[in-house]
RNA sequence: GCGCGGGAGAGUCCGUGGUUUGCCACGGCGCCGAAGGAGCAACCGCCUCCGGAAUCUCUCAGGCACCAUGGACCGCGC
Numbered sequence: 001g002c003g004c005g006g007g008a009g010a011g012u013c014c015g016u017g018g019u020u021u022g023c024c025a026c027g028g029c030g031c032c033g034a035a036g037g038a039g040c041a042a043c044c045g046c047c048u049c050c051g052g053a054a055u056c057u058c059u060c061a062g063g064c065a066c067c068a069u070g071g072a073c074c075g076c077g078c
Base pairs, nucleotide, nucleotide: 001078002077003076004075005074006073011029013028014027015026016025017024018023030064031063032062036060037058038057039056043052044051045050
């Protein structure tokens, strides 16, 4: 890296529009962090220099009824 399995969090609150009256889209505010990104830096390396750095922090992005999608990480196999 690939395949299979497991895999959380947070409003369908208000308004508008569409409508096949199930639902969908947008906006507002509120919220989540486990794609990605950024930051600090515990820590690590050959620890002078230098380099690598998180599940921490930020929420730019992404996400917040159900479903779907995505999904760090974990297990098994190659």
Description: Predicted 3D model of a 78-nucleotide RNA (Glycine riboswitch aptamer) from uncultured Sphingomicrobium sp.